[in-house]
RNA sequence: GGAGCCGGCCAGGCAAUCGCCCGAUCGCGAGGUCGGGAGGAAAGUCCGGGCUCCGGCGGACAGGGUGCCAGGUAACGCCUGGGGGACGUGAGUCCACGGAAAGUGCCACAGAAAAUAUACCGCCGCGGGCGGCAACGCCGGCGGUAAGGGUGAAAAGGUGCGGUAAGAGCGCACCGCGCGGGUGGCAACACGCCGCGGCACGGCAAACCCCACCCGGAGCAAGACCAAAUAGGGGAGUAUUCGCGAAUCCUUCGGGGUGCGCGGAACCGACGUCCGCGCGGACUCCCGGGUAGGUCGCUUGAGGUUGCCGGUGACGGCGGUCCCAGAUGAAUGGUUGCCCACGACAGAACCCGGCUUAUAGGCCGGCUCCUUAU
RNA sequence: GCGGGCGUAGUUCAGCGGCAGAACAUCAGCUUCCCAAGCUGAGAACGCGGGUUCGAUUCCCGUCGCCCGCUCCA
Repeated sequence: GGAGCCGGCCAGGCAAUCGCCCGAUCGCGAGGUCGGGAGGAAAGUCCGGGCUCCGGCGGACAGGGUGCCAGGUAACGCCUGGGGGACGUGAGUCCACGGAAAGUGCCACAGAAAAUAUACCGCCGCGGGCGGCAACGCCGGCGGUAAGGGUGAAAAGGUGCGGUAAGAGCGCACCGCGCGGGUGGCAACACGCCGCGGCACGGCAAACCCCACCCGGAGCAAGACCAAAUAGGGGAGUAUUCGCGAAUCCUUCGGGGUGCGCGGAACCGACGUCCGCGCGGACUCCCGGGUAGGUCGCUUGAGGUUGCCGGUGACGGCGGUCCCAGAUGAAUGGUUGCCCACGACAGAACCCGGCUUAUAGGCCGGCUCCUUAU
Repeated sequence: GCGGGCGUAGUUCAGCGGCAGAACAUCAGCUUCCCAAGCUGAGAACGCGGGUUCGAUUCCCGUCGCCCGCUCCA
């Protein structure tokens, strides 16, 4: 000088002026003064927790989730450290990383065979036929063989030597694998440690499943309180009060019968009148629930910041210090001037811890590789 | 704000590990004097990006879009 890796931070600035939301305070009031006013993701709503209501002795099943080990945490699918694997020259990065000898299932096409292994070509042996003087070749039969070819994403340990008719863990050496032990480590796991086994079991569990651990349900439109008008519900009362009202059967088509909320009285008789009862309405008052509307929940919290201490670290402990949006049609904006690198993604709605996704430009720290010079 | 569901031809739906189908619509041909109907044929799709797998529309994760529900009492 170039190329990169990791971690952290900022998120246009300053001023003037006019507004908006919240709190405190002054004022009888109009209003004044002071203070505060979006984010690193406020987003997606993907996890976890607080809080609230419902349910609940406790537990199991079902269902869902997580999945190397240890630690952190209120908790987590998050974070830290470690192990193993993959990638990179490296700094480093990435990994849903339990179990396939518990069981079931799937592995298209191709291929002889896709999981109880198997014989298509090839190789080898035996016997037979044909051709040939012979060596040998060809044809079909029986058997051996997983070394070679070919198929496939995947083919039943690898390399070498011996061995054999040809071959083969058939035997041996090394590598790999499995089992048991030892050593180190809390553990995952590791080992140029010891012994045994010729070797036995392909892949898929983001297929069912098995194993271990975790989870009661709903969500601030949760939930609590105050409480109109109107219309329902319940109750009491008012009076010389209003209402109860119709049909059905037979017919010679003229009419007739049974009857008109219940009981009684007068009248020839009645649905009319009178008395009592019942039901309904009107009006007045009271009670209760819900709605509109209002109040609370609503922001002091697993909080920020700083010093010291413990820890490799995530994080924890102690002390000091600070209060930092809280709306409910929903505030955080408009205009002007100056400066620069000319400004990205984007706007709180109960709160908090994470993850994921979006994002212009810039700053700081640590580290790696290459080249050059000393 | 909170909760739930769905994305496959132009439209409405199947398919849920192994070459993606149907109906209607569109286009072309046949038929007809012409049109319709009918017959024959053709084109046309898994929202997007990753992962698991030999192989993904299907399984998993992320993302984008669309749709539905949410006062109180009984």
Two RNAs folded together computationally: RNase P RNA and transfer RNA, 448 nucleotides in total. Rfam match: Bacterial RNase P class A. By type it is a ribozyme. Rfam links the family to the GO terms tRNA processing, ribonuclease P activity and dimeric ribonuclease P complex. Model confidence (mean pLDDT): 80 of 100.